[in-house]
The part of an RNA shown here (small-subunit ribosomal RNA, 5' domain) has 521 nucleotides and comes from a metagenome. Rfam family: Bacterial small subunit ribosomal RNA.

Context: one part of a larger RNA
């Protein structure tokens, strides 16, 4: 000098863009953050409409729109948070899988025949303070089961070709089994099997990857083999048996510290430092363990168990997990609103209409940073008054500064207008080919927001501080103090004329900021 997720002191006009618990992965009140589908199903609690009975009150009917709870499907493994752990194939980079899986999506091919038994809900009864549970009767499905069909699927044999050993591909034979679901507004939407693609994931390997030798030896599933089990898959991944190996001064083991990278800061570069924000990967979800479901989890707002803590209780027993968004307490030098909207961009569900979304888009707070703008411009010497200084009837300086005259109106204020972000989906119309799409036109939709922005009006009106002035280092005098009070980054200053302390006048630097502290280069 540059930089910062900064803090503190003094000060403060506006806007744009960004950023905002670095500490206690401490504990959490409250609300919200993952639902959706009635075009899968039985139904119908509540709402609206309608029907029937009745003079009416009302009763009743799932008849219709819809729909609480329930069965079922898809989603909940994404998105969002945090950095505890981890020195490791975690990450980065380059390869490999002849050792693998992949829902939704795309392409291709084939198929969808027949039958059955339950169960939730509803109803009845019971236990319990509650959470919830039990029994009986009855019922449906795109829920579940059985049979049929069938191979390009699986297993085995011999053949041909190829390769990189296990093998791969092709044609052939035999054996083995496993399938399916309907709904509809008639336009469609779905189902099963197989092959391929895409996407996502898994695994293995080379190289790179902090400090300490005042850590020198470490290791028994340890290292390898055979066989078996297990997995989507290779493998001591697990087990039985056999052998005695494996790693290490090219730093094993142990200890400490730490998420990694793209990047960011600095520097001429080499390098050094850092991992806030944004993006990719990893790990975690009160501490620990386990599996279930599923294409995918060993699952933040799922389950079970153990533990700590908090809460309810009728004392028998139960409930909970903000490292989601806000917010609270605590800690701390220190870090924001219990806000608005799904209008846009995405995601989930749905044929769609649409629903959901603290993702996201916006707004609020904070000079925390960067950038931009303003606090006026021109003229004006009686060089005014006042202040300060001096060699003092005078001069210097503050200083064109003020007054005064003319001008302008950014900004602020008042009034008037007022966006773009919106195009799709959907509805209607038209055209084209054609039986399903493509194209065109019109209509509908804005949280932000009466915001951005434009115009008009009056008026210099609404707007400057902070630090420093001995040298380094730009900027000097007077008074006070008298080794006192104090200053100080280093050298150092102060003991009676202090340019170094305090004040005043003046000056210098930067400026809505300026200084100090901390840290990095």
């Nucleotide at each position: 000098g540059g930089a910062u997720g900064a803090a503190c002191g003094c000060u403060a006009g506006c806007g744009g863009c960004a950023g905002g618990c670095c500490u206690a992965a401490u504990a959490c009140a409250u609300g919200c953050a993952a639902g959706u589908c009635g075009a899968g199903g039985g139904g119908c609690a509540g709402c609206a409409g309608g029907g029937u009975a009745g003079c009416a009150a009302u009763a009743u009917c799932g008849c219709u729109g819809g729909c609480g709870a329930c069965c079922g499907g898809c989603g909940c493994a994404c998105g969002g948070g945090u950095g505890c752990g981890u020195a490791a194939c975690a990450c980065g980079u380059a390869u490999a899988c002849a050792a693998u899986c992949u829902g939704c999506c795309u392409u291709u091919a084939a198929c969808a025949g027949g039958g059955g038994g339950a169960u939730a809900g509803c109803c009845c009864g019971g236990a319990g303070a509650a959470a919830u549970c039990c029994g009986g009767a009855u019922u449906a499905a795109u829920a579940c089961c059985c049979c049929a069909u069938a191979a390009c699927a699986g297993u085995g044999g011999a053949c041909u070709u190829g390769g990189c050993a296990u093998c791969a591909a092709g044609a052939u034979c035999a054996c083995u089994u496993a399938a399916a679901a309907g709904c509809u507004c008639c336009g469609g939407c779905g189902g099963u099997u197989a092959a391929a693609g895409a996407u996502g994931a898994g695994u293995a390997u080379g190289c790179g990857u902090c400090u300490g030798a005042u850590u020198a030896g470490c290791u028994a599933g340890u290292u390898g083999g055979u066989g078996a089990g297990g997995u989507a898959a290779c493998g001591g991944c697990u087990c039985a048996c056999c052998a005695a190996g494996g790693c290490g001064a090219c730093g094993a083991u142990c200890a400490g510290u730490a998420g990694g990278g793209g990047a960011u800061c600095u520097g001429a570069g080499a390098g050094g430092a850092u991992u806030a924000a944004c993006c990719c990967c990893c790990a975690c979800a009160c501490g620990g363990a386990u599996a279930c479901u599923g294409a995918g989890a060993c699952a933040c707002g799922g389950a079970u168990c153990c533990g700590a803590c908090u809460c309810c209780u009728a004392c028998g027993g139960g409930a909970g997990g903000c490292a989601g968004c806000a917010g609270u307490a605590a800690g701390g030098a220190a870090u924001a609103u219990u806000g608005g909207a799904c209008a846009a961009u995405g995601c989930c569900c749905g044929c769609a209409a649409g629903g959901g979304u603290g993702a996201u888009c916006c707004a609020a707070c904070c000079a925390u940073g960067c950038c931009g703008c303003g606090u006026g411009c021109a003229g004006g010497a009686a060089g005014a008054c006042g202040g300060c200084c001096c060699u003092a009837u005078g001069g210097g300086u503050u200083g064109u500064a003020a007054a005064c005259u003319g001008c302008u109106u950014u900004u602020a204020c008042a009034c008037c207008g007022g966006a773009g972000a919106a195009a799709a989906c959907c509805u209607c119309c038209c055209c084209u080919c054609g039986u399903g799409a493509g194209g065109g036109g019109a209509g509908c939709u804005g949280a932000u927001a009466g915001u951005a922005u434009g115009g008009u009006g009056a008026g210099a009106a609404u707007a400057a501080g902070c630090a420093u002035c001995g040298g380094c280092u730009a900027a000097c005098u007077u008074c006070g103090u008298g080794c006192c009070a104090g200053c100080a980054g280093c050298c150092g200053c102060g003991g009676u004329a202090a340019g170094a302390c305090g004040a005043a006048g003046g000056a210098u630097g930067c400026a809505a900021g300026c200084g100090u502290u901390a840290u990095c280069c």